About this RNA
RNAcentral holds the sequence, with entries from ENA. A computed fold for a 377-nucleotide RNA from Frateuria aurantia, annotated as Bacterial RNase P class A. Its mean pLDDT, the model's own confidence on a scale to 100, is 77. The organism belongs to Frateuria, within Bacteria.
RNA sequence: GGAGUCGGCCGGACAGUCGCGUCAUGCCUCCGGGCAUGUCGAGGAAAGUCCGGGCUCCAUAGGGCAAGGUGCCAGGUAACGCCUGGGCGGCGCAAGCCGACGGCCAGUGCAACAGAGAGCAGACCGCCGAUGGCUGCCAUCCUCGUGAUGGUCAGAUCAGGUAAGGGUGAAAGGGUGCGGUAAGAGCGCACCGCGCGCGAGGCUAACGUCGCGUGGCACGGUAAACCCCACCUGGAGCAAGACCGAAUAGGGGAACGAUAACGUGGCCCGCGUUGUUCCCGGGUAGGUUGCUAGAACCUGGCGGUGACGCCAGGUCGAGAUGAAUGACUGUCGCGUCGCAAGACGUACAGAACCCGGCUUACAGGCCGACUCCGCAC
Repeated sequence: GGAGUCGGCCGGACAGUCGCGUCAUGCCUCCGGGCAUGUCGAGGAAAGUCCGGGCUCCAUAGGGCAAGGUGCCAGGUAACGCCUGGGCGGCGCAAGCCGACGGCCAGUGCAACAGAGAGCAGACCGCCGAUGGCUGCCAUCCUCGUGAUGGUCAGAUCAGGUAAGGGUGAAAGGGUGCGGUAAGAGCGCACCGCGCGCGAGGCUAACGUCGCGUGGCACGGUAAACCCCACCUGGAGCAAGACCGAAUAGGGGAACGAUAACGUGGCCCGCGUUGUUCCCGGGUAGGUUGCUAGAACCUGGCGGUGACGCCAGGUCGAGAUGAAUGACUGUCGCGUCGCAAGACGUACAGAACCCGGCUUACAGGCCGACUCCGCAC
């Protein structure tokens, strides 16, 4: 100097004019509110509403089943599907990045096409054909034939043997070498690899670098197939919930009434409905609350590899409810273009009970750590 990896942070500033919401104080008021001054007034994601919790109401002896979720190990945390560290596998020269990463010697299932064979396999080509048969050849014998007996013989013709080699496939039952064999084969042996057990290592772990012993040796693949194992999960959500509470209509009770009308009934009593006054309680409109001081933030110290925890001091930083947090102008900053004057642009996006995460969007800029390559000394 170039190329890259990881982590953290910022994400416009100042002034003026006009305007909006909460709260406090003062004044005015027709009691509805209005005015003035002061104070505070969006984010790193306020977003998606995906996961976890707090809070609230309902439900709930305890246990099991079902359903759903999570899934290497250890730790962190209020909790998590999040985070940290470690292991294993894959990618990268490296810094580093990515991974639904438990179990298929519990059971059941699946594997298209190709292929001889797809599960405790298989003989298509090839190799062999030791053994038994067949044919031929040779030898011997006789009853001289289409004969019998035999052979360190041949053929590859039959039975058969063979998983070394070829071929098919995503996948074909360890590798190399020597021995062995008719040809072959862990069939035997050596080395490598693999499985199992023990020990050491490793946060009592995952794991399997190392050591010892043992087994001739696959125990095939697939669980985002059923399933098995371990752990977790009651439901609904601030439109939760609590309080105050009209008008109108309706409900309950009491009293009054020439006991008037109607209904029931053949008639009377009775009972029910209709009236007036008073009382009671529920719901609706509306209002208040929940509501923002919290697993909070900042600084420092200590413990820990780290996530994080503990201690001390300090700070208060929106609370709306048709929903405020804005608009314009000027100067500066930044970026692009331009010789210049200057022009244009300045992202993604906006709270709604609160918090921890994840994911997604984002103009531009700053800081730190690390890796690789080139050059110079």
It is recorded under the gene name rnpB.